This is a predicted structure of a 314-nucleotide RNA (Archaeal signal recognition particle RNA) from a Thermoplasmatales archaeon. Its Rfam family is "Archaeal signal recognition particle RNA". The family is grouped with related families in Rfam's "SRP clan". Rfam classes the family as a non-coding RNA gene. On this family, see Wild et al., Curr Opin Struct Biol 2002: "Towards the structure of the mammalian signal recognition particle". The sequence was found by an Rfam model in a public genome assembly.
RNA sequence: GUGUGGAAUAGACUGGGGAGGUAGGCGUUCCCUGUUUUCAGAAAUCGCCUUCAUGCUGAGGUCGAACCCAAGAGGCGAUGCGUCGAGCAUUUAUUGAUCCAUUUGUUGACUAUGAGACCUUGUCCUUUGGGAUUAGAGGUGAUGACCACAUAUAACUGGAGGGUUAUAUGUACAUCUUCGUUGCGGGAACCGGGUGAGGCACGGAAGUGAGCAGCCUUACCGCAAACUGCUGAUGCUCGAAGGGUUAACGGGGUCGAGAAUGCAUCUGGGAAGUCAAUCUUUGCCACGUGCAACCACUCGCGGAGUUUCCACAC
Numbered sequence: 001g002u003g004u005g006g007a008a009u010a011g012a013c014u015g016g017g018g019a020g021g022u023a024g025g026c027g028u029u030c031c032c033u034g035u036u037u038u039c040a041g042a043a044a045u046c047g048c049c050u051u052c053a054u055g056c057u058g059a060g061g062u063c064g065a066a067c068c069c070a071a072g073a074g075g076c077g078a079u080g081c082g083u084c085g086a087g088c089a090u091u092u093a094u095u096g097a098u099c100c101a102u103u104u105g106u107u108g109a110c111u112a113u114g115a116g117a118c119c120u121u122g123u124c125c126u127u128u129g130g131g132a133u134u135a136g137a138g139g140u141g142a143u144g145a146c147c148a149c150a151u152a153u154a155a156c157u158g159g160a161g162g163g164u165u166a167u168a169u170g171u172a173c174a175u176c177u178u179c180g181u182u183g184c185g186g187g188a189a190c191c192g193g194g195u196g197a198g199g200c201a202c203g204g205a206a207g208u209g210a211g212c213a214g215c216c217u218u219a220c221c222g223c224a225a226a227c228u229g230c231u232g233a234u235g236c237u238c239g240a241a242g243g244g245u246u247a248a249c250g251g252g253g254u255c256g257a258g259a260a261u262g263c264a265u266c267u268g269g270g271a272a273g274u275c276a277a278u279c280u281u282u283g284c285c286a287c288g289u290g291c292a293a294c295c296a297c298u299c300g301c302g303g304a305g306u307u308u309c310c311a312c313a314c
Base pairs, nucleotide, nucleotide: 001314002313003312004311005310006309007308008307011063012062013061014060015033016032017031018030019029023050024049025048026047027046038059039058040057041056068303069302072299073298074297077294079292080291081290084288085287087284088283089282093278094277095276096275097274098273099269100268101267104264105263106262110258116255117254118253119252120251121250122249123248124243125242126241127240128239129238130237131236132234133233134232135231136230137228138227141176142175143174144173148171149170150169151168152167153166154165155164156163157162181225182224183223184222185221186220192217193216194215195214200209201208202207
C1' cells in the first nucleotide's frame, strides 16, 4: 500500500405524491400510491419555518462509509390547457316537409230503396196584411110633435090654499139613424124626479098646498158582460214581398252512375311558426384526441466519495 473479517464513528433512513390552505415551504385535513422499516405529544380563531424554508418536541430501531448526484428506460395515478372531432345550446342561410288548390294512379265507406250535379222550397232575417189570446180606453146623432110634466121669467086673475096663458131649457113621447146596449150591488141630509101612510098648513066645508119616513126611479159610484178600421202586448197561428246560405237538415222535381276518405304523385301558391338535413356565428362541456407539466414505485450508463482502530494475509 492492497485485500478479508470485526469494532467504532461521521452520516443516512425510519415513506412519497396531488389537492386544499399559505406571500411562500412543510405539518395536522382530504385523496392517490409504496414498504422489512416504530412509538408518544401538540397543531386550522392553527404548529414549526423563510427560498439555505421540504415540519417541531421527545424516545427508539435499521444501515453504516453507507449515503449522495444522475443520463436514460419502464410505469400506477392524477392535474391544467382547450387543437381537432363528438355532444348540448346559440346564431345565419338554403332546401324539403307540414298548409291550400290542382293533375294522375290506387283504395272503395256509400250507392237504382238513386252516386254526383242542377232547379225549387222550408227552417233563418227584414218589412208587411190578417186571425187567436190578452190588457187598457170609450159611450151616437137628427128631426118632429106637443098644451104630459118640471124649472126660470113675465103678464093676468081669486077671500085663502091657488088658477090661466106665453117664451126658453130640460125630461118624457114618436119617427129615423148609430155597434153605441145589457145585468147586479150601492145610491143625494141640504141645492134631482114620481108617489106620498102618519102628522102639519090654509079653509065654514068641499078641497088644495108643502112634504118627513118608506117605496120606485135618476145623476153619480163600483163590479161585470157585450160592442168598437181606438191604443198596445205575445215562446201562438195563417199569408204576401224581398233578402240570405249552399254551412247543416227536411220536402218536391230533373238527369242517370258513380263516389266520401286514406296513400302516393304532378303543377302552382304560401304570412308566421314547427320539424328534418346541410351551412354559418358564438359559447358551454372536457367524452375521444392533442399539448404541457407533475408523479407513487422499479431499474440505474455515468459522476463523486470511499473516515478511525484492531487482527490476519500478501